Description
Glycine riboswitch aptamer from Pelagibacteraceae bacterium AG-359-E06, 87 nucleotides, folded computationally. Its mean pLDDT, the model's own confidence on a scale to 100, is 78. Rfam family: Glycine riboswitch aptamer. Its family is annotated with glycine biosynthetic process in the Gene Ontology. The sequence was found by an Rfam model in a public genome assembly.
[in-house]
Order: sequence, then structure tokens, then C1' cells
RNA sequence: UGGAUUCGUACGGGAGAGACUAUCUUUAUAGCGCCGAAGGAGCAAGAAGCCCAGGAAACUCUCAGGCAAAAGGACCGUGCUAAAAUA
Repeated sequence: UGGAUUCGUACGGGAGAGACUAUCUUUAUAGCGCCGAAGGAGCAAGAAGCCCAGGAAACUCUCAGGCAAAAGGACCGUGCUAAAAUA
């Protein structure tokens, strides 16, 4: 010089599942039924064999969260700050 990439942030897009029942403290609580894309947890393969360790997810679980709207929302795109590898 450079800028793969990473964190943060702004904007835009962004699914699923009862506007269920009861209470009245009125967006709350409880009950039952459901959802997976905040978060969390779990695990496969690789390699000649055994043991140990390690071992991912949009998969699985549903603790948490959610099931009109609002809020949130993995992920994607663009911009910005900072850091930054190969070269």
C1' cells in the first nucleotide's frame, strides 16, 4: 500500500404457531394446545486400528423466548466506525 474477514452500528427485507379459555390486577396472571429464526443445550463424519480428547448447523431439544397488533427476530443487502490476514 492493501483490505479477505471480524465486532459494533444505521437503514431496508425478514418466517412459524390459539385475537383459545378463565380471572380481573386489563396488553397482566393461570390452564391447556402449539411454534423455532433471539439466547441456551446436544451430537455426526474425517484417519490403518484401539482409547481419550476435540467436534458444526438453518439438524435435534424446547430451559428461555414466542403464538392479533406492537416489540423482538436467525439470516440477507447496503452504508459507516474500529480492528485486521495473505500479498